[in-house]
Transfer RNA from Methanocaldococcus sp., 76 nucleotides, folded computationally.
RNA sequence: GCGCCGGUGGUGUAGCCUGGUAUCACUCUGGCCUUCCAAGCCAGCGACCCGGGUUCAAAUCCCGGCCGGCGCACCA
Numbered sequence: 001g002c003g004c005c006g007g008u009g010g011u012g013u014a015g016c017c018u019g020g021u022a023u024c025a026c027u028c029u030g031g032c033c034u035u036c037c038a039a040g041c042c043a044g045c046g047a048c049c050c051g052g053g054u055u056c057a058a059a060u061c062c063c064g065g066c067c068g069g070c071g072c073a074c075c076a
Stems, first nucleotide, its partner, number of pairs: 001072007010026003020056001028044005049065005
């Protein structure tokens, strides 16, 4: 350099194909329960890598970029 795959709360993830309320678990906060802790139960906070395009509407489709992984090539 070329190709492929991926990037979503603090962490790990579903959703993307086929555009329409962003999912779940852990963590965190509050409450219930418990002699206390843990576990359990209830509620809450918190996210779509960046820019642009298409569209009434974009995490999703298109273009460019950044980062990571894998493969290939180059290495006079």
Description: Lineage of the source: Archaea > Methanobacteriati > Methanobacteriota > Methanococci > Methanocaldococcus. Its Rfam family is "tRNA". Rfam describes the family as follows. Transfer RNA (tRNA) molecules are approximately 80 nucleotides in length. Model confidence (mean pLDDT): 83 of 100. It was read from a public genome assembly.